The prediction has a mean pLDDT of 80. Predicted 3D model of a 119-nucleotide RNA (FMN riboswitch aptamer (RFN element)). Rfam family: FMN riboswitch aptamer (RFN element). Rfam describes the family as follows. The RFN element is a highly conserved domain that is found frequently in the 5'-untranslated regions of prokaryotic mRNAs that encode for flavin mononucleotide (FMN) biosynthesis and transport proteins.

RNA sequence: GUUAUUCUUUGGGGCGGGGUGUAAUUCCCCACUGGUGGUUAUAGUCCACGAAGACAUUUUGUCCCGAAUGGGUGGAAUUCCCAUACCUACGGUUAUAGUCCGGAUGAUAAAAGAAUAAA
Numbered sequence: 001g002u003u004a005u006u007c008u009u010u011g012g013g014g015c016g017g018g019g020u021g022u023a024a025u026u027c028c029c030c031a032c033u034g035g036u037g038g039u040u041a042u043a044g045u046c047c048a049c050g051a052a053g054a055c056a057u058u059u060u061g062u063c064c065c066g067a068a069u070g071g072g073u074g075g076a077a078u079u080c081c082c083a084u085a086c087c088u089a090c091g092g093u094u095a096u097a098g099u100c101c102g103g104a105u106g107a108u109a110a111a112a113g114a115a116u117a118a119a
Stems, first nucleotide, its partner, number of pairs: 002118009016030004031099002034087001035049004044086002053063004068084005090102003
């Protein structure tokens, strides 16, 4: 260093300004956010995984679950640079929520570390 098991820790961000209104961080204009692994080269929008929900269930499995184009550089980028777009679970609310409150001091993908065992 590899594999297996166990344990510990970590493990999702964002409403600031203006307008209308009895009432909006929910509408309108501007603003702001981006989990984990992969990749010839760095990704919210490529491939896959995770959180919510439904069904069956011992473990767990199945279903469901959003979004990008054009140009440039390069050996290589839907990942970088330029431009213009788009998406952002569920329940709640004096008024419609990616950003407020709640389930959640939760759970999970996963990352780091430790111990043990094996070749």